Transfer RNA from Candidatus Peregrinibacteria bacterium CG10_big_fil_rev_8_21_14_0_10_55_24, 72 nucleotides, folded computationally.
Its mean pLDDT, the model's own confidence on a scale to 100, is 81.
Rfam family: tRNA. Rfam classes the family as a transfer RNA. Rfam's curators write: Transfer RNA (tRNA) molecules are approximately 80 nucleotides in length.
[in-house]
């Protein structure tokens, strides 16, 4: 140097082109309990960075950039 494949709340992990981007942990408040702890409730927070198609992009295309795997 070539081929694939991934990247989305802190962390895991969803999402036929049209969703208020969603669930579990996790933190914050409260509620309960003498107190924790377990439980309810409500809250928190994100589509890697840049064009490009499209009436609309997390999705589909291109390049970057980071991970990872086969190879030479």
């Nucleotide at each position: 140097g070539g081929c694939c494949c991934c990247g989305u709340c802190g962390u895991c992990u969803a999402a036929c082109g049209g969703u208020u981007a969603g669930g579990a942990c996790g933190c914050a408040a409260g509620g309960u309990u003498u107190u924790c702890a377990a439980c309810c409730u409500u809250g928190u927070a994100a589509c890697g960075c840049g064009g490009g198609u499209u009436c609309g992009a997390c999705u589909c295309c291109c390049g970057c950039c980071g991970g990872g795997g086969c190879u030479g």